A computed fold for a 114-nucleotide RNA from a Gammaproteobacteria bacterium, annotated as SAM riboswitch aptamer (S box leader).
Of the family's consensus pairs, 97% are formed in the model.
RNA sequence: UACUCAUCGAGACCGGCAGAGGGAAAGGCCCUUUGAAGCCGGGGCAACCUUCAGGACUAACCAUCCUGAAAAGGUGCCAACUCCUGCGGAGGCGAGGCCUCCGAGAGAUGAGUG
Numbered sequence: 001u002a003c004u005c006a007u008c009g010a011g012a013c014c015g016g017c018a019g020a021g022g023g024a025a026a027g028g029c030c031c032u033u034u035g036a037a038g039c040c041g042g043g044g045c046a047a048c049c050u051u052c053a054g055g056a057c058u059a060a061c062c063a064u065c066c067u068g069a070a071a072a073g074g075u076g077c078c079a080a081c082u083c084c085u086g087c088g089g090a091g092g093c094g095a096g097g098c099c100u101c102c103g104a105g106a107g108a109u110g111a112g113u114g
Stems, first nucleotide, its partner, number of pairs: 001114008013042005021031003026085003043078003048074002050070007082106001087103007
């Protein structure tokens, strides 16, 4: 850096240094000098990789799938649904704008492949 697959309405913050930005991009709306980004230390969440048990499948085993449990290690994460929207479709509303739902796209993370 490209591709494939899975997941994305849950969950989880303190201290030190630092000193103005941050939430991917655009628009919106937010967070932030009651301290942003970043770095360091500690803590936590979760369960993708991992391990175990049960079930499905099978003549049986393996593989695969489903359910549950664990958390040492590798990642990841710890404002707001991926903060919301943009594109396509469906529906609703004293309707010229708003709301709800489905899908696509983009993005993030993990696992694998080149």

Rfam family: SAM riboswitch aptamer (S box leader). Rfam links the family to the GO term regulation of gene expression. The source organism's lineage runs through Bacteria, Pseudomonadati, Pseudomonadota and Gammaproteobacteria.